A computed fold for a 363-nucleotide RNA from an Alphaproteobacteria bacterium, annotated as Bacterial RNase P class A. The RNAcentral record of the sequence draws on ENA. The prediction has a mean pLDDT of 75. Rfam family: Bacterial RNase P class A. Rfam describes the family as follows. Ribonuclease P (RNase P) is a ubiquitous endoribonuclease, found in archaea, bacteria and eukarya as well as chloroplasts and mitochondria. By type it is a ribozyme. Of the family's consensus pairs, 96% are formed in the model. A source record names the gene rnpB.
């Protein structure tokens, strides 16, 4: 210098000047004026996990059932999220990736090609050493037969390479790597390492059923608690002169009681208001702990909140970036709270930083 990895932070400033919403204080009987003071985001987004919080349902508690989660420790209020390991890949490296429990608990499934896809297998091949025949015997030829190197075909052929060994092969022997198994040693544990054992039985697939082990009652701030009209309709008490009708008291008459009227009260619902509603798993600095995520003390600060609707424009300067010889012109990313938070995924113009790696050169 030039290529690159990881983390992390920012995402225009200043100031004038008019506009909007929320508090609070002053004036004002009151409309309402003025002043102070605060006002979007890393993603407020998708609404995909996971908590608070609110109701509703349940004696407990556990099973089924369906859902999810799935190496191992740890963090955490919890998570599927982080951290820190471990196993598998991927790069020459810093580093990145992985839906990573079980395939001897059972079913299943393995398309095309191929001989042969799991009870492995024999199409091309290899070989005739035993036995038989045919020959006096050898030779060879034929029969019985043996073999899985070696070819061909798939994504995937049943341990690999090497050396002995044979008729020709073969874990049929031995070395070495693989694999299972046992023991020791390091580790809290995944796991790794050493050393003995078996000549190898033991294909893949669980994002196919399934099995195991852990989680998991519903629904949502349109949750829900309060306050409360007119109207209409509900209840109870109470009047009703005269006089009508209906209903009950089995029938009649008489009487009662009741419904249609009126008044007072009372409860529920709707319009409507209020609350929930932002002091909270909180921000800053610091000082301890822990490799980290992240826990812990301690000072300090209060920092949006509504109807869906406020959180904006304009002008000057400076800053960045494109054009431009210049004057000078254009522009300044994704985006926009609505119960509140921890996360995760997605969008993002152009900057800044800090460590780390590889390559060239130079000292």
């Nucleotide at each position: 210098u030039c290529a690159g990895a990881u983390g992390g932070c920012c995402g225009g400033g200043u100031g004038a000047c008019c506009g909007c919403g929320g508090g609070u204080c002053u004036c004002g009987c009151a409309a309402g004026a003025g002043g102070c003071u605060c006002g979007a985001g890393g993603a407020a987004a998708g609404u995909c996990c996971g908590g608070g919080c609110u109701c509703c349902a349940c004696g407990g508690a556990a099973a089924a059932a369906c859902g999810g989660u799935g190496c191992c420790g740890g963090a955490u209020a919890a998570c599927g999220u982080c951290c820190g390991g471990c196993g598998g890949g991927g790069g020459c490296g810093a580093c990145c990736c992985c839906a990573g429990g079980g395939a001897u608990a059972g079913c299943g499934c393995c398309a095309c090609a191929g001989a042969a896809a799991u009870g492995a297998c024999a199409c091309c091949g290899c070989c005739u050493a035993c036995c038989g025949g045919c020959c006096u015997a050898a030779a060879g030829c034929c029969g019985c037969g043996g073999c899985a190197a070696g070819g061909u075909u798939g994504a995937a052929a049943u341990g690999g390479u090497g050396c002995g060994g044979u008729a020709a092969g073969a874990g049929c022997g031995c070395a070495c790597c693989g694999c299972g198994u046992c023991u020791c040693u390091g580790g809290c544990a995944a796991c790794a390492g050493a050393g003995g054992u078996g000549g190898c039985a033991a294909g893949g697939c669980a994002a196919g059923c399934c099995c195991c082990a852990c989680c998991g009652g519903g629904a949502g701030c349109a949750a829900g608690a309060c306050c409360a009209a007119a109207u209409a309709g509900g209840g109870a008490c109470g009047g009703u002169a005269a006089g009508u009708g209906g209903c009950g008291u089995u029938u009649u008459c008489c009487g009662c009681g009741u419904c249609a009227c009126c008044g007072u009260c009372c409860g529920g619902g709707u319009c409507g208001g209020u609350c929930g509603c932002g002091u909270g798993a909180g921000g800053u600095g610091u000082g301890g702990g822990g490799u980290a995520a992240c826990c812990c003390g301690c000072a300090u600060c209060c920092c949006a909140g509504a109807g869906g609707a406020a959180u904006g424009g304009u002008c000057a300067c400076c800053c960045c970036u494109u054009c431009g010889c210049a004057a000078g012109a254009a522009g300044g990313a994704c985006a926009g709270a609505a119960c509140c938070c921890g996360g995760c995924u997605u969008a993002c113009a152009g900057g800044c930083c800090a460590u780390c790696u590889g390559a060239c050169g130079c000292u």